This is a predicted structure of a 1517-nucleotide RNA (small-subunit ribosomal RNA) from a biocrust metagenome. The RNAcentral record of the sequence draws on SILVA. The coordinates come from a structure-prediction model, not an experiment, and the mean pLDDT is 85.

[in-house]
């Protein structure tokens, strides 16, 4: 510090996710030791049991016990009394301010114990518990009578200081201090020693009273800070203040009486929700964010609610009273209790420990002290819960052992790892030793000092001795033995370090995100190996970070989310120049505080570390004092440039009211006039002979204002267009004068606000939602047509929304230019106008810098700055629900959540596509020729059938295709019969040569018997070849996967394209080149150009063919000579021809066009002319195209069978459908007769002549020929003659019968051919569709491959030999450029809504129910206050009666629980209902994306199964 994920790719926006750190954690697997910490986050749920607060006999009386004869001493205890129990310990329910934090105030206060100062403690009195007696009660407890003490209680005395009142002085006042007078207010003793008979006296210490001061602690109060919510906007009657009184330690409405009507609130009152606060903790670079366990400070609480008492302190965790709930005891009459103390139990929960030891230490309470108490605390136990440390061994060891795993079978890896050898012994276990933490205090023996009358006592100090350890026989130390007892967890597709095999087969499963898994999974499971961490490792949860993803530091708003529809204006925020003052902000310095701990730095102590500890720094803050005066603020004075006013001019669809005008539409009246009109893609509905439409004249009425009109003007926006008058707003220019910052923005608020819509009243010509009809259509609730109502218009009143858009808030300043235009002003010039220059205000286009993701913006900024406002924070749900406000309604404004997805989106790029555009090509269309589709047959396919009808090929680009030839074989299929190392290959052992011939059984494979035979090499043992047998390694597979592959092939397409290097442009994908102007068959060439070059394609080079030449001349040829029946032969090599080599054609030449180019047009010459014709040749790529059945091959599968052999059958089936062909339907023909002319091939298991036989197929025969020699071999159409005469025929030949021929082991299933006989359909073929542009189509025959035989198929060959092309509008395909796109699996794309189904969350709902809050009323426990006429009563007064006082009772007031009722808030639930979301393959349509086939969208209204349609206005996205 970043990374993954939207796309085919790119940049941006934007969310989601990951890597880090942390935790009071939990869960899974695993687990050796130690140290230091930590440990109910949930039920403030309920609690059994034990313990957690007592102590003092030196305050008091007394009981008991021990010792003693006793006095007495000692020990102990219930009670009275004192102090403590308000600390310590727990918890976080409540509390949003009575809290807390920081800093102040208290002149408005208190403070036990403690320290220190001053003064004092005199003299009396009456009770009471304990105890005794008698009672009541189950118990808890309690009553009556009697006795008694105190440091218990009560008067009196004294009291400067204390308190109250009054007066005086000082101080400016409040107030404080001092002085005077009056009044009031105290006390307790105990202990030890000495003296004394005693009373009593002296001394010590503790305790006591009054009072001053301090310290400590506490109370009250002020300022500031302190969570979310406005879908909580108004709250408040003791409320706010005053006067007086009461009350309190103290101020105060704290309380009361009276008076006033205040107080709080948009800087958020009130209400609701949540929450103890802080030091700090975690994270972060920081700023921040989250949290508030342990430790420390504060607060609150103690079963729930209320209340007071005591006290220095409480409204009191282990106190009291009352009420309530709950639990327990009970003799039913009554009682008892409160673990949020430590342990522990139940419960809840994912989850959190022992009913331990000790007061040895630290601290606390009491005590004079010893000491007692102390679940505070110190320790131990449990838990890897966290942090830290240590160990599980070290060295050596290659034959790289065995085993595992992988393998290309060679090896690699595990791996120096192990074993082996040599060492060490931490930790654990064993044995032995063994701490520090302990200082005090006590006792004892002394010494010194103080007090004191004292050598007594007491106190202080010092010395010696003795005594105190829970932890713990622990830490630590030593010894012996022995590698001995001690490693796991997660991960290995990318992010992210780490890879292979097997299993599985969209299953099982994984997953943090992207995503893996459908037979070769580095992603699932296992194994081997590896990586990371390590007594731990992973997972889950939570927080911060990354996230600049709430942006103060540090973001944005034209199109990604985001500028309010517009203006005015309140609060608020911000604000021009100069001078002066001030010091609030600001800056500097000082002081106080900011607890300790923590963090950080430097040290120290545990062997180290964690941990503990000393010092420093820090605590960024608050308060206060002093200083400065630049800036901001405030005050004063002043200025004119911002703003405004006055004067003079100007332009304008700015607004409102009233009136006027003409053109047009429609209607009505009348005339002329006759058959149509209207409407559409085409029609129809409709109007018209009852006279339309057309035309003329007149009249009526409503709405809108042509031309002018412009990118023009005006207005804040919405918006504004005939003319005139009236009323009226704003704005611009020029020049002077005046005011003197009067300004800008603007939350709330107010006003205006298109269209549609609503209410009332008018109006209604045209247009026109709804509606009706006609068309279109599969349907057509639409588009089109004919009609047509609201509405559109006017007045008044609502509504408040639009793509209300420049998708761009307002204001001010600055920053190159160019051009146009509107309204002013000035200059120059002119007769004037045009024109030129400068300037102000508007408006529009282009453009630099700059900005921007890009597109683009660019003085009218989206540039550079300043001020203020509004708004945004992933998509969907949703601008929806609920609530509130507004509205007559429609609806508007405000505005969520659950749930769900990993994207949604902007701009640009390359393609593809378009019922977008432009250019161009092709038998693509057109122009023609001939076909197919109809018939019959052949053949292939589908389907069906079958035991099998083997398999593959499926639009073009499968279907006379693989198959250049299925009777057996082929053959892969079926049935049946056999074989199992096998039909075939290699290796081991044994036997035998092998082969051949024959017999028997069998359908054959095969089995068996017999015979002939007895090979080659050789060192003579054996070996080789072949055959048989045996055993295993293995063979074999036309079994699967062409979607694992190679190779080969098809196709777009012989289309003209496809790319690269360097450079340049762009953030980038990419672009440029390759586009443009011409031209071509062509990315062919030329020119231009930020491109310059190059490659694969095109063309050419190659083959055939057309002309000529040279060479050669047999088997070819024959002009001349001779010869023959015949080029038959001699001869010749001219010609033809053959086959080698050359020539020729290149737009080379001429003219024209073109740009002087490329090129095109025409011409000459030429056998051939513009690639002469044909072939071979197929760029980058596309289609997961085809082929595992040609071959090869990975993987999988079969192995007495999916292998192999054999016989027979099948591939040849047949209601049917399709493709491709053949033959026809006839006279351009059929038949008959006779006659002519090819080319290219092929032949030895062959072609086979002549001759003979047969009607013929063919047979016999066998010459010749391995071929320019012989054969196949007859070419046919054709031409000539004859016949047929338009018919199912002398067309056509299917089918069938009979008889044959040939091939072949074999023609039944199932061959071809021949003869005779038979003589079907068919009379030119619907929709549709195919091929062809010249030696082509059409037509005619010939040959070859395959092959025993079988050709209508295929591949070749020649013969005869046309028609047409105006042209590129249309169909199809293709190329280039451009445009739009929501497509990229690329239009066979994408995608919308209803309906149906499942699931999920939410809203509404008659209600039902719970909880909270508030109001009213009733009620009134305990308690406190007040009252009291009743009962009782020791201290004081009084001679007494009695009084004062107290107490009990009663009454009143306040008040908790409780009850009744009303209202509101928040939940839960609810038949039914509403929309929403999600869900591989449901239904209906096709709304959107291309002009998406009616451009789309926004607002509004109506309509419709649904997407949607239509009207009105608006936008261009």
């Nucleotide at each position: 510090a970043g990374a993954g994920u939207u796309u085919g790719a790119u940049c941006c926006u934007g969310g989601c996710u990951c890597a880090g750190a942390a935790c009071g954690a939990a869960c899974g697997c695993u687990g050796g030791c130690g140290g230091c910490g930590u440990g109910c986050c949930u039920a403030a749920c309920a609690c059994a049991u034990g313990c957690a607060a007592g102590u003092c006999g030196a305050a008091c009386g007394g009981g008991g016990g021990u010792a003693g004869c006793a006095a007495u001493a000692c020990c102990u205890c219930a009670g009275u009394g004192g102090c403590g129990c308000a600390c310590g310990g727990g918890u976080g329910a409540g509390u949003a301010a009575g809290a807390c934090a920081u800093g102040g105030g208290u002149a408005a206060u208190c403070u036990g114990c403690c320290u220190u100062g001053a003064a004092g403690a005199g003299g009396g009195g009456g009770a009471u518990a304990a105890c005794u007696a008698c009672g009541c009660g189950a118990a808890a407890g309690u009553g009556u009578a009697g006795c008694u003490a105190a440091u218990a209680c009560c008067g009196c005395a004294u009291a400067c200081g204390c308190u109250g009142c009054a007066g005086g002085a000082a101080u400016g006042a409040c107030u404080u201090u001092c002085c005077u007078g009056c009044a009031g207010g105290a006390a307790a003793g105990g202990u030890a020693g000495g003296g004394g008979c005693a009373a009593c006296c002296c001394u010590u210490c503790c305790a006591c009273u009054u009072u001053g001061a301090g310290a400590u602690g506490a109370g009250c109060u002020c300022a500031u800070g302190c969570c979310c919510u406005a879908u909580u906007a108004g709250c408040u009657a003791g409320u706010u203040g005053g006067u007086g009184a009461g009350g309190u330690a103290a101020c105060g409405g704290c309380u009361c009486a009276c008076c006033a009507a205040g107080g709080c609130g948009a800087a958020g009152a009130u209400g609701g929700g949540u929450a103890a606060c802080u030091g700090g903790u975690c994270u972060g670079a920081g700023a921040g964010g989250a949290c508030g366990a342990u430790c420390a400070g504060u607060c609150a609480c103690a079963c729930u609610g209320g209340a007071a008492c005591u006290g220095a302190g409480a409204c009191a965790c282990g106190g009291u009273c009352c009420a309530g709930a709950c639990u327990c005891c009970u003799a039913c009459g009554g009682g008892a209790g409160g673990c949020a103390g430590c342990a522990g139990u139940g419960g809840g929960g994912a989850a959190u420990a022992u009913u331990g030891c000790g007061c040895a230490a630290u601290g606390g309470g009491c005590g004079a002290a010893a000491g007692c108490c102390u679940g505070a605390c110190g320790c131990a136990g449990c838990a890897a819960c966290g942090c830290c440390g240590c160990g599980u061994g070290a060295g050596u060891g290659a034959u790289g052992a065995a085993g595992g795993c992988c393998u290309u079978c060679g090896g690699g890896u595990u791996g120096u790892a192990a074993a082996g050898c040599u060492c060490u012994u931490u930790c654990g276990g064993c044995u032995g030793g063994g701490a520090a933490g302990a200082a005090g205090g006590g006792c004892u023996u002394c010494a010194u000092g103080g007090u004191g009358a004292a050598u007594a006592g007491c106190c202080a100090u010092g010395a010696g001795g003795u005594u105190u350890g829970a932890u713990g026989g622990u830490a630590c130390c030593a010894g012996a033995a022995g590698a001995a007892g001690a490693a796991g967890c997660a991960c290995c597709g990318g992010c992210u370090a780490a890879c292979u095999u097997c299993g599985u087969g969209c299953c099982a499963g994984c997953a943090g995100c992207c995503g893996c898994g459908g037979u070769a999974a580095u992603a699932c499971g296992a194994a081997g190996g590896g990586u990371g961490c390590g007594a731990g490792c992973g997972u889950u949860g939570u927080u911060c970070g990354g996230a600049a993803u709430u942006a103060c530091u540090g973001g944005g708003c034209g199109u990604a989310a985001a500028g309010g529809g517009u203006u005015c204006g309140u609060a608020g925020g911000c604000g021009g120049g100069a001078g002066g003052a001030u010091a609030a902000g600001u800056u500097g310095a000082g002081u106080g505080u900011g607890a300790a701990a923590a963090c950080c730095c430097c040290g120290g102590g545990c062997u180290u570390a964690a941990c503990c500890u000393g010092g420093g720094a820090c605590c960024u803050g608050c308060a206060u004092u002093c200083a400065a005066a630049a800036c901001u603020g405030u005050c004063c004075u002043u200025c004119u440039u911002g703003a405004g006013u006055a004067u003079c001019g100007g332009a304008g669809a700015g607004g409102g009211u009233u009136g006027u005008g003409g053109a047009a539409u429609u209607g009505c009246u009348g005339g002329u006039g006759u058959a149509g009109g209207a409407g559409u893609g085409a029609a129809a509905u409709c109007c018209g002979u009852a006279g339309a439409g057309a035309u003329c004249a007149g009249c009526a009425g409503g709405a809108a204002c042509a031309c002018c009109u412009g990118a023009g003007g005006c207005g804040a926006a919405a918006g504004c267009g005939a003319c005139a008058a009236c009323c009226u707003g704003g704005u611009c220019g020029a020049a002077u004068a005046c005011u003197g910052a009067c300004g800008c923005u603007g939350a709330g608020g107010a006003a205006c606000g298109a269209a549609a819509g609503c209410g009332c009243g008018g109006g209604g010509a045209g247009c026109a939602a709804a509606c009706a009809g006609g068309a279109u259509u599969a349907g057509a609730u639409a588009c089109c047509c004919u009609g047509g109502u609201a509405g559109u218009c006017c007045g008044c009143g609502c509504c408040a929304u639009a793509a209300a858009c420049g998708a761009u808030g307002a204001u001010g300043a600055c920053u190159a230019g160019a051009u146009g235009u509107u309204g002013g002003g000035g200059g120059a010039g002119u007769u004037g106008a045009c024109c030129c220059c400068c300037u102000c205000a508007g408006u529009a286009u282009c453009g630099c810098a700059g900005c921007u993701c890009a597109c683009g913006c660019a003085a009218u900024a989206a540039g550079u700055c300043a001020u203020c406002c509004g708004c945004c924070u992933g998509g969907g749900g949703a601008g929806u629900a609920c609530g509130g406000c507004c509205g007559c309604a429609a609806g508007g404004c405000u505005a969520a959540a659950a749930c769900u997805c990993a994207a949604a989106g902007g701009a640009a790029u390359u393609g593809a596509c378009g019922g977008g555009g432009g250019c161009c090509c092709g038998c693509a269309c057109a122009a023609g020729a001939g076909g197919u589709g109809g018939a019959g047959u052949a053949u292939g396919u589908g389907g069906u059938u079958u035991a099998a009808u083997u398999c593959g090929a499926c639009g073009c680009a499968a279907c006379g295709c693989g198959a250049a030839g299925a009777a057996c074989c082929u053959u892969a299929c079926c049935u049946g019969g056999g074989c199992u190392u096998g039909a075939c290959a290699u290796c081991g052992c044994c036997u035998g040569a092998a082969u051949c011939c024959g017999g028997u059984a069998g359908a054959g494979a095969u089995a068996u018997c017999g015979g002939c035979g007895g090979c080659c090499c050789g060192c003579a043992a054996g070996g080789g070849a072949c055959a048989g047998g045996c055993a295993g390694a293995c063979a074999g597979g036309u079994g699967c996967u062409g979607c694992a592959u190679g190779g080969c092939u098809g196709u777009c397409g012989u289309c003209a394209g496809c790319u690269c290097g360097u450079g340049u442009c762009g953030u980038g994908a990419g672009a440029u080149g390759u586009u443009g102007g011409g031209u071509u068959a062509a990315g062919u060439c030329c020119c231009g150009c930020a491109a310059c070059g190059a490659g694969c394609g095109c063309a050419a080079c190659c083959c055939c063919u057309a002309u000529c030449c040279u060479u050669a001349g047999u088997u070819g040829c024959c002009a001349u000579c001779a010869u023959u029946a015949a080029g038959u032969u001699g001869g010749g090599u001219a010609c033809u021809u053959u086959a080698a080599g050359g020539a020729g054609a290149c737009u080379g030449c001429c003219g024209g066009u073109g740009a002087u180019a490329a090129a095109c047009c025409g011409g000459a010459g030429g056998a051939a002319g513009g690639u002469g014709g044909g072939g071979a040749u197929g760029a980058c790529g596309u289609c997961a195209a085809g082929u595992c059945c040609u071959c090869a091959u990975g993987g999988c599968c079969c192995u007495u069978a999916u292998g192999u052999c054999c016989a027979g059958g099948g591939c040849u089936a047949c209601a049917c459908a399709c493709g491709u062909a053949c033959u026809a339907c006839a006279a351009u023909g059929g038949c008959c007769a006779a006659g002519a002319c090819a080319a290219a091939g092929u032949g030895a298991u062959g072609c086979g002549a002549a001759g003979c036989a047969g009607u013929g197929a063919u047979g016999c025969a066998g010459a010749g020929c391995a071929a320019a020699a012989c054969g196949c071999a007859a070419a046919a159409a054709c031409a000539u003659g004859g016949u047929c005469u338009c018919a199912g025929u002398u067309c056509g030949g299917a089918u069938u019968g009979u008889a044959g021929u040939c091939u072949g082991c074999a023609a039944c299933u199932c061959g071809a051919c021949u003869a005779c006989a038979u003589g079907a359909a068919g009379u030119u073929g619907g929709a549709a569709u195919c091929u062809c542009u010249a030696g082509u189509a059409a037509u005619c025959g010939c040959g070859g491959a395959u092959c025993a035989g079988c050709a209508a198929g295929c591949c070749g060959c020649g013969g005869u030999g046309a028609a047409u092309a105006c042209g590129u509008u249309c169909c199809c395909g293709g190329g280039c450029c451009u445009u739009g796109u929501a497509c990229a699996c690329a239009c066979c794309g994408c995608c919308c809504g209803u309906c149906a189904a499942a699931c999920c969350a939410c809203g509404a709902a008659a209600g039902u129910u719970g909880u909270c809050u508030a109001g009213a009323c009733c009620a009134g426990a305990a308690g406190c206050a007040g009252g009291u006429g009743u009962g009782c009563u020791a201290a004081c007064c009084g001679c007494a009666a009695g009084g004062a006082g107290g107490u009990a009772g009663c009454c009143u007031g306040c008040c908790a629980a409780g009850g009744u009722u009303u209202a509101g808030g928040c939940g839960a639930u609810g038949a039914u209902u509403g929309g929403g979301g999600u869900u591989a393959a449901g239904u209906c349509g096709u709304a959107a994306c291309a002009a998406g086939g009616u451009a789309g969208c926004c607002g509004u209204a109506g309509g419709g199964g649904a997407a949607c349609c239509u009207g009105c206005g608006g936008c261009u996205g």

Description:
It matches the Rfam family "Bacterial small subunit ribosomal RNA". Gene Ontology terms of the family: structural constituent of ribosome and ribosome.